This is a predicted structure of a 488-nucleotide part of an RNA (small-subunit ribosomal RNA, 5' domain) from an uncultured bacterium. Model confidence (mean pLDDT): 85 of 100. The RNAcentral record of the full RNA draws on SILVA. Rfam family: Bacterial small subunit ribosomal RNA.
[in-house]
Context: one part of a larger RNA
RNA sequence: GGAUGAAUGCUGGCGGUGUGCCUUAAGCAUGCAAGUUGAACGGUAAGUUAGUCUUCGGACUAACACAAGUAGCAGACGGGUGAGUACAACACAGGAACUUACCCUCAAGUGGGGAAUAGCCAGUCGAAAGACUGGGUAAUACCGCAUGUGAUCUUCGGAUCAAAGCCUUCGGGCGCUUGGGGAGAGGCCUGUGCCCUAUCAGGUAGUUGGUGAGGUAAUAGCUCACCAAGCCGACAACGGGUAGCCGGUGUGAGAGCACGACCGGCCACAAGGUUACUGAGACACGGAACCUACACCUACGGGUGGCAGCAACUGGGAAUAUUGCGCAAUGGGCGAAAGCCUGACGCAGCGACACCGCGUGUGGGAAGACGCUCUUCGGAGUGUAAACCACUGUGGCAGGGGAACAAUUUUUGAGGGUACCCUGCUAGAAAGCACCUGCUAACUACGUGCCAGAAGCCUCGGUAAUACGUAGGGUGCAAGCAUUAUCC
Numbered sequence: 001g002g003a004u005g006a007a008u009g010c011u012g013g014c015g016g017u018g019u020g021c022c023u024u025a026a027g028c029a030u031g032c033a034a035g036u037u038g039a040a041c042g043g044u045a046a047g048u049u050a051g052u053c054u055u056c057g058g059a060c061u062a063a064c065a066c067a068a069g070u071a072g073c074a075g076a077c078g079g080g081u082g083a084g085u086a087c088a089a090c091a092c093a094g095g096a097a098c099u100u101a102c103c104c105u106c107a108a109g110u111g112g113g114g115a116a117u118a119g120c121c122a123g124u125c126g127a128a129a130g131a132c133u134g135g136g137u138a139a140u141a142c143c144g145c146a147u148g149u150g151a152u153c154u155u156c157g158g159a160u161c162a163a164a165g166c167c168u169u170c171g172g173g174c175g176c177u178u179g180g181g182g183a184g185a186g187g188c189c190u191g192u193g194c195c196c197u198a199u200c201a202g203g204u205a206g207u208u209g210g211u212g213a214g215g216u217a218a219u220a221g222c223u224c225a226c227c228a229a230g231c232c233g234a235c236a237a238c239g240g241g242u243a244g245c246c247g248g249u250g251u252g253a254g255a256g257c258a259c260g261a262c263c264g265g266c267c268a269c270a271a272g273g274u275u276a277c278u279g280a281g282a283c284a285c286g287g288a289a290c291c292u293a294c295a296c297c298u299a300c301g302g303g304u305g306g307c308a309g310c311a312a313c314u315g316g317g318a319a320u321a322u323u324g325c326g327c328a329a330u331g332g333g334c335g336a337a338a339g340c341c342u343g344a345c346g347c348a349g350c351g352a353c354a355c356c357g358c359g360u361g362u363g364g365g366a367a368g369a370c371g372c373u374c375u376u377c378g379g380a381g382u383g384u385a386a387a388c389c390a391c392u393g394u395g396g397c398a399g400g401g402g403a404a405c406a407a408u409u410u411u412u413g414a415g416g417g418u419a420c421c422c423u424g425c426u427a428g429a430a431a432g433c434a435c436c437u438g439c440u441a442a443c444u445a446c447g448u449g450c451c452a453g454a455a456g457c458c459u460c461g462g463u464a465a466u467a468c469g470u471a472g473g474g475u476g477c478a479a480g481c482a483u484u485a486u487c488c
Stems, first nucleotide, its partner, number of pairs: 001488004006484005013358006019351002021316001026314002030311003035073003040070002043066002047064007080269003090193006098186003103182008111145001113143002120135006150161004165174003195241003202232003207229008244266004248259004271292005294305004322348001324347003330344001331342004361391004371382004395426007405415001432477005438457002443472005453460002
C1' cells in the first nucleotide's frame, strides 16, 4: 500500500448492486417450510345449487364438489450446517464387474378368474395417545390360471417368469406388462496430488494372499471356514495435533504466501448413539424401531418432542436482520387438465457492513465589513469566505401521468402507483473525522510544569513544550474518518 462476512469511537443526505451468528453441531414458545390425484377405488363428514316431502326442527334425492380412508406418485429433490473426516473424502486422469423411477425410442402383449382388507356399521378398553373384537364392501391394492415376442437358469432335454384399468366428442387419449437401445443420474476400482509433528520408529491376526462358500445391483476379506505367512514402513508406515475438499478469493511484477464467507460442484451430518423396513433410489433433517441425555403432558397406568428449513426467542459473544408480502416470474412435486402445494424462489423491511454513483449549490461580489486569532501595535491571517446581486434544481416538498417484467388471442403483477416522465415551489433538509517534532503533507498563542497527559518507533512533558490540553490557522481524506484485529 491492498484486502475483510469485521468490530469499536465520533459523525451521518440520497440512490443502485451486493452482503449480514465467523462464537454454543447450545437450547428452543409460536406460526409456516411436502404434498397431490375423484379421469385408480368404496364412498359422503362438512358445504353450495336444484328438486321432493315436512310435525317447519329437518329428512331424502341429484349435481357440483369433497373430510377421513384404501391405492398411486412425490416425500432420497429442493433448503440448512461444517460436528466428524488427513482419507472410504476431494481434484485430475483412467478403468470394469454394475444399477437406474420419471423421459425418449424400438419390438411384442394387455385373455380369463379368485380370496381379502381399510373406510363404514355394532360393541369393548383407555385420562389421553391410541388399541381390540365381530359384521360387511371396492379398486390401477393382493393372489392363482392362460399365453411367451422376450428374459433368466440350463445337464441344452427342458424349467421358471407378465399385465389394470380409467376417460372419451367414439376418432381416440392417458395408462399397464415383458424385453432391446438411448439420454441423464448413480454405485464400485486404480494411479497421481492433497497441512503440522520423529521429543511418534516400528505397525498389522481379517491383518496379507489363496481355495471354497455366503453376500451384493456389482468387484472385493465385504463376511465366514480352512490353508499359507504374509502386508505396510525414513520415498515417513503407525501414532499425535489441526482441518470438510475443489472451482476459486485476497495479495504479489511474478514465483509464491494466506484463505475456502457469499455463488457453483462434491462429501459428511440432522439432539448423542445403534438398527433395519419401504422403495428405482435412504440405512432417510420435518419416516419407523431401540438405548441415552434433556424438555413437556398425565387421571401416575402411560404418552409426546427434536429449527445445523424460514422467521422469531433465550443463552453465549466485540458482533450479525423481519414472528413481513406473493406464488406475478423462474424452478420443483402431483394431476389429462383446471388447478393445488412450494419460507425453493421473486420481492419488500432492518444495518454506511462493502463496492459504485450523486449531492450538500453555481457565477459575480472589498486592497477586504463584523467577530475571532496573532502582532514588532504599523499591521497580518481567517478571506471572495460572509453579507449582497443574479442564476440553477441533482436533491427535497406538492400535484399530474405512469411502465417493462406476461411466457398468451383472452385472463393473470407480490414488488407498486415502484422505476421513470411532466409541472410548480424551494439554496431551502444535507459535513464530518483524523492529523500538524521526525518518519509524514500541515505552526502559532495561551494553559500546564517529569504533573496532567501523549506515544506506531525514536521519544515528548522538570517555566519560553510547533510532541500534553484548549484556541486560531493549516494538511489529508470525505458520507465518511480514525482505531483495533487478521492476511498478503